[in-house]
RNA sequence: CCGCGCGAGGAGCGCUGCAACAGGACCACAGACGUCCUGCCAGGCUCGCGAAGGGACCAUUCAGAUCAACGGCGCUCACUCAAG
Repeated sequence: CCGCGCGAGGAGCGCUGCAACAGGACCACAGACGUCCUGCCAGGCUCGCGAAGGGACCAUUCAGAUCAACGGCGCUCACUCAAG
């Protein structure tokens, strides 16, 4: 660093539907890739932690302190601030 699990980023309902996923069809000897259709689908993102798998590396490593930024549309609630 990649993948997996967990937690956090305040929630609920509805709508659309990209990717992913599932099913079907087409191409092909059979598959894979690809394309189309249907279903499903708006924490898939970021941060932190964990286990022990894969990859890279021998230093931007270690320690301490501080600490988030985002997330289609509509409605509702919660929280905070201001005004009345």